A computed fold for an 88-nucleotide RNA from an uncultured Gammaproteobacteria bacterium, annotated as c-di-GMP-I riboswitch aptamer. Its Rfam family is "c-di-GMP-I riboswitch aptamer". Rfam describes the family as follows. GEMM was predicted in a large-scale screen for bacterial structured RNA regulatory elements. Of the family's consensus pairs, 100% are formed in the model. Its mean pLDDT, the model's own confidence on a scale to 100, is 86.
[in-house]
RNA sequence: CGCUGAUAAAGGCAAACCCAUCGAAAGGUGGGGACGCAAAGCUACCGGUCUACAGACGGCAAUCGUCCAUGACAGCGGGGUCGCCAGU
Numbered sequence: 001c002g003c004u005g006a007u008a009a010a011g012g013c014a015a016a017c018c019c020a021u022c023g024a025a026a027g028g029u030g031g032g033g034a035c036g037c038a039a040a041g042c043u044a045c046c047g048g049u050c051u052a053c054a055g056a057c058g059g060c061a062a063u064c065g066u067c068c069a070u071g072a073c074a075g076c077g078g079g080g081u082c083g084c085c086a087g088u
Stems, first nucleotide, its partner, number of pairs: 002088004012037002017032006035075001041081003045078003048073003055067004
C1' cells in the first nucleotide's frame, strides 16, 4: 500500500419504545433503552423515500382538495471523503 471481515480483543454506534425539548410536518437534539451495525463516521453529488408551513390553483366556504422542496432521511441504494482493530 492492496485485499478480506469467520472468531477474538481495544473500543465505538444505537432501531422500536418512553421522557424532555425544537419544528407546521417529515424529522432533529438531549436522557433512558438495545433491534441491529465493520464504516450504523462525515458528505444530499446521483437515484429513491418522507413531509407540505408558506405559496399556487380549485372551492360559497371549511379544521376542505390538488400541486409544489426551499424542509428532511447518510440505519434505502450508489458515489465522494476520512478512519479503528484483526487476518492476509